[in-house]
A computed fold for a 66-nucleotide RNA from a Gemmatimonadota bacterium, annotated as Fluoride riboswitch aptamer (crcB RNA motif). Its Rfam family is "Fluoride riboswitch aptamer (crcB RNA motif)". Gene Ontology terms of the family: response to fluoride and positive regulation of gene expression. Taxonomically the source falls in Gemmatimonadota (Bacteria, Pseudomonadati). The prediction has a mean pLDDT of 76.

RNA sequence: GGUCCCAGGGGUGAUGGAGCUCACCCGAAACCGCCGGCGUGGCCGGCUGAUGGCUCCUACGCAACG
Numbered sequence: 001g002g003u004c005c006c007a008g009g010g011g012u013g014a015u016g017g018a019g020c021u022c023a024c025c026c027g028a029a030a031c032c033g034c035c036g037g038c039g040u041g042g043c044c045g046g047c048u049g050a051u052g053g054c055u056c057c058u059a060c061g062c063a064a065c066g
Stems, first nucleotide, its partner, number of pairs: 009026005016057006033047006
């Protein structure tokens, strides 16, 4: 210096941040919630949640007390 393998690394998981953990994707992908109706490649109406999961913080919402 080269090759191969392993490890590592980055990104994503319907609204913010952090730790742990799980899954997926990595040169284009993983990803971009649910229900109902209609005149259905769209439109209208409704619903849950700051988590993929656990914990904490922040923001928001509800109830009670001071």